[in-house]
């Protein structure tokens, strides 16, 4: 100096309802499995304070990781 958001990899900008892919579960398809298709579930956005009507987003401290 940069990074920390779902089990994993990552999105989300002048601050305004947190999403995708993969994985998981269920269903369809198949002689069966895989693949393919559809659906469902999954988040105190690292922790703690501050600013604000409102914070993943701005500010301070702390923790962890990378250089």
């Nucleotide at each position: 100096g940069c990074c920390u958001u779902a089990g994993c990899u990552c999105a989300a900008u002048u601050g305004g309802c947190a999403g995708a892919g993969c994985a998981a579960u269920c269903g369809c398809c198949u002689u069966g499995u895989a693949a393919g298709c559809g659906a469902u579930a999954g988040g105190u956005u690292g922790c703690u304070g501050g600013u604000u009507c409102g914070a993943u987003u701005c500010c301070g401290g702390c923790a962890g990781g990378c250089g």
Background:
This is a predicted structure of a 67-nucleotide RNA (transfer RNA) from a bovine gut metagenome. Rfam family: tRNA. By type it is a transfer RNA. RNAcentral holds the sequence, with entries from MGnify. The coordinates come from a structure-prediction model, not an experiment, and the mean pLDDT is 81.